[in-house]
Molecule: transfer RNA
Organism: Chthonomonadaceae bacterium
RNA sequence: GGGUCUGUAGCAUAGCGGCUAAUGCGCCUGCCUGUCGAGUAGGUGAGCGCGGGUUCGAGUCCCGUCAGGCCCG
Numbered sequence: 001g002g003g004u005c006u007g008u009a010g011c012a013u014a015g016c017g018g019c020u021a022a023u024g025c026g027c028c029u030g031c032c033u034g035u036c037g038a039g040u041a042g043g044u045g046a047g048c049g050c051g052g053g054u055u056c057g058a059g060u061c062c063c064g065u066c067a068g069g070c071c072c073g
Base pairs, nucleotide, nucleotide: 001072002071003070004069005068006067007066010025011024012023013022018056026044027043028042029041030040031039049065050064051063052062053061
C1' cells in the first nucleotide's frame, strides 16, 4: 500500500430501514444480615467512532475518514 472484519452505557454484547436503542455485569437506594457478601424489590446510565449522502424515516444502506484485529504484498 491492497483486501476483509469490527467500532453501540463504566465493561461485555444484541439490535428484519419503522419505538425517545435491548440484555447481562456494574453502580445507586430499600428489604434481609450482628457486618460484608449472597438473595430480593426498585432505580441509574449510551442516540450508536467521526463527517457527509440516500430515504417520508438510518445504529441498520452508500461514500469518505479515523482507530483496532486478521490476510496479502